[in-house]
Molecule: c-di-GMP-I riboswitch aptamer
Organism: Methylococcales bacterium
RNA sequence: UUUUUUUAAGGCCAAACCUAUCGUAAGGUAGGGACAGAAAGUCGCGGAUCCUAUUAACGGAAAGCCGGACUACCGAA
Numbered sequence: 001u002u003u004u005u006u007u008a009a010g011g012c013c014a015a016a017c018c019u020a021u022c023g024u025a026a027g028g029u030a031g032g033g034a035c036a037g038a039a040a041g042u043c044g045c046g047g048a049u050c051c052u053a054u055u056a057a058c059g060g061a062a063a064g065c066c067g068g069a070c071u072a073c074c075g076a077a
Stems, first nucleotide, its partner, number of pairs: 002077003012037001017032006035064001041070003045067003049061003
């Protein structure tokens, strides 16, 4: 440097649901919680999906659906 992996070590993250709050909505934030995850880290580039408006356009959301890009701990080769 590259590839690879978790039944090792240190750890990370946090579904559904509940409470508070923001938002027209999808949904977000904080706390609790723990289904899962070896990139469930970042981006939002392509496809798919959701909301609003409409049947024209614009805008918004999530991304733990698939693909992609960038970055990345430990062990082994």